[in-house]
RNA sequence: GGAGUUGGCCGGGCGGUCGCGGGGAGCUUUCUCCCUGAGGAAAGUCCGAGCUCCACAGAGCAGGACGCUGGGUAACGCCCAGGUAGCGCGAGCUACGGAAAGUGCCACAGAAAACAGACCGCCAGAAGACUCUGGCAAGGGUGAAAAGGUGGGGUAAGAGCCCACCAGCAGGUCGGCGACGGCCUGGCUUGGCAAACCCCGUCCGGAGCAAGACCAAAUAGGAGGGCUAUGGGGUUGCUCGCCCCGCCCUCGGGUAGGUCGCUGGAUGCUGUCAGCAAUGACAGCACCAGAUGGAUGACCGCCGCCGCAGGAGGGUGGAAGCGCCUGGCCUGCGGCACAGAACUCGGCUUACAGGCUGACUCCUCCA
RNA sequence: GCCCCCGUCGUCUAGAGGCCCAGGACGCCACCCUUUCAAGGUGGAAAUCGCGGGUUCGAAUCCCGCCGGGGGCACCA
Numbered sequence: 001g002g003a004g005u006u007g008g009c010c011g012g013g014c015g016g017u018c019g020c021g022g023g024g025a026g027c028u029u030u031c032u033c034c035c036u037g038a039g040g041a042a043a044g045u046c047c048g049a050g051c052u053c054c055a056c057a058g059a060g061c062a063g064g065a066c067g068c069u070g071g072g073u074a075a076c077g078c079c080c081a082g083g084u085a086g087c088g089c090g091a092g093c094u095a096c097g098g099a100a101a102g103u104g105c106c107a108c109a110g111a112a113a114a115c116a117g118a119c120c121g122c123c124a125g126a127a128g129a130c131u132c133u134g135g136c137a138a139g140g141g142u143g144a145a146a147a148g149g150u151g152g153g154g155u156a157a158g159a160g161c162c163c164a165c166c167a168g169c170a171g172g173u174c175g176g177c178g179a180c181g182g183c184c185u186g187g188c189u190u191g192g193c194a195a196a197c198c199c200c201g202u203c204c205g206g207a208g209c210a211a212g213a214c215c216a217a218a219u220a221g222g223a224g225g226g227c228u229a230u231g232g233g234g235u236u237g238c239u240c241g242c243c244c245c246g247c248c249c250u251c252g253g254g255u256a257g258g259u260c261g262c263u264g265g266a267u268g269c270u271g272u273c274a275g276c277a278a279u280g281a282c283a284g285c286a287c288c289a290g291a292u293g294g295a296u297g298a299c300c301g302c303c304g305c306c307g308c309a310g311g312a313g314g315g316u317g318g319a320a321g322c323g324c325c326u327g328g329c330c331u332g333c334g335g336c337a338c339a340g341a342a343c344u345c346g347g348c349u350u351a352c353a354g355g356c357u358g359a360c361u362c363c364u365c366c367a
Numbered sequence: 368g369c370c371c372c373c374g375u376c377g378u379c380u381a382g383a384g385g386c387c388c389a390g391g392a393c394g395c396c397a398c399c400c401u402u403u404c405a406a407g408g409u410g411g412a413a414a415u416c417g418c419g420g421g422u423u424c425g426a427a428u429c430c431c432g433c434c435g436g437g438g439g440c441a442c443c444a
Stems, first nucleotide, its partner, number of pairs: 001363010012303007020037007039338001043349002046347005051208004058240004063204005068082005083096005097199002102197002104193003119140002121136006148166006167189001169186007212260004222251006231245005253443003267286008304336008313326005368440007377393004385424001395411005417433005
């Protein structure tokens, strides 16, 4: 210098004028002043919780989610550290229970897709020109996938039939909390799919701030239907249990008001300590939107960045007219991503112009 | 704000791991029939299965993430 991997952060700045939401003060009656006012994703609503109601959330079944190990956490499908396998020269990235409990599937091709089986072939015997009987599964062929792999011995030809090494399995032992890894021994071998049913383990009651509580206003406690306590409804799958009872459903009627929930919380920042880390403990400081047709905007000036155009200057081609290039200078115009709170948090996922920065890897060059 | 459902030729749809580079109906196009039109007959075109990843030998179908569309939910008697 080039190519890459992986984390963290910012995401226009300053000043002025006008306007809007919330809070407070003055003044006491619609004026003035002060403070404050979007995000890293506020988004998707995909997970996990808090909170509220239904029984202080109960039992069984069904159903769903998750799934290597250890840790973190209020909790998680999240995060950190590790393990194994695959990919990459590497930094790194991706995947993750069980196929030896059972059932099922594996199209076409192929002899055979998993109790087996033999198309070509190899070998032996019988025949005698057309093949038949038996042995074999090493080789060919099919397929996404073919019954351990390589080599040697052995044999009529072959084969874990025997042996060595390797892979895998079982047992023992050592290291590790563990996933797992190392070593030794053994008998010789077991296809894939669980994002197919399923098995094992862990977790899950349901609804959602339009939850829910209170006040106020208005109307026809009207019509039809269901069930009359062996009933109806609620508990948002079913059964039990529990709760309510003149209850439920539909149509019709009325009100489109206010207060609380509603923003101070697993809160943020800084420091120290513990820990490889995620994170936790302690101390100090800070208060940081709360609307309800829904505020957070517009304009001006200066600066920053980006794009386009022009000019000066410079370089260069040409005999010249003229042409081409231009990371710095000047001027003009345009733009400054994705997006936008609505009960609140912790995550994940997705969108994002441009920029800053930490750590690391590979290649090349120079000393 | 919260909850639920759907997406396959132009339109309505079938499908539920391979028999599907996706079948049918209406519509469209061409030809036949007819003097002509309609009807009828024959043939044809028309689908990135909303998009992108993954599982699998193999995906419209199974899993995950996005995109688009639709529906429902106030209180009182």
The prediction has a mean pLDDT of 82. Predicted 3D model of RNase P RNA and transfer RNA as a complex of 444 nucleotides. It holds a member of the Rfam family "Bacterial RNase P class A". Its family is annotated with tRNA processing, dimeric ribonuclease P complex and ribonuclease P activity in the Gene Ontology.